This is a predicted structure of a 93-nucleotide RNA (SAM riboswitch aptamer (S box leader)) from an Acidimicrobiales bacterium. The organism belongs to Acidimicrobiales, within Bacteria. It matches the Rfam family "SAM riboswitch aptamer (S box leader)". Its family is annotated with regulation of gene expression in the Gene Ontology.
[in-house]
C1' cells in the first nucleotide's frame, strides 16, 4: 500500500498532565466544555473482525474472553443536506 468484502442506532471510564475550545469538512441546526472539554499518559473495562478455543452434520453457523493482533468507550458517524465522504477490521495486488 491497489482490489475486494464487512460493519457504522448494541456496548464500555476513572485518575493525572495540559489548558481552550471540541463534536471530520461547508450550510444549518443541536450538544460537550473553567464542575477542566479537545489531547496525552497510566491503568481499567467494552466489543468479537482476525487469530485461538469449544460445539454442531459443518468450509459454514452458533458459543467463550484464559492467550495474541486491531479497534473501541457523550449524543447514530450527534442531527438533516452536500461533497472525489469518512472510519475500523478483514484482505494483500
Nucleotide at each position: 500500500g491497489a482490489a475486494u468484502c464487512a460493519u457504522c442506532c448494541a456496548g464500555a471510564g476513572g485518575a493525572u498532565c495540559u489548558g481552550a475550545g471540541g463534536g471530520g469538512c461547508c450550510u444549518g441546526g443541536c450538544c460537550c466544555u473553567g464542575u477542566g472539554a479537545c489531547g496525552g499518559u497510566c491503568c481499567g473495562c467494552c466489543a468479537a473482525c482476525c487469530g485461538g478455543c469449544c460445539g454442531c452434520u459443518g468450509u459454514g453457523c452458533g458459543g467463550c474472553a484464559u492467550c495474541g493482533g486491531u479497534g473501541g468507550c457523550a449524543a447514530c458517524g450527534c442531527c438533516a443536506g452536500g461533497a472525489a465522504c469518512g472510519a475500523u477490521g478483514a484482505g494483500g495486488a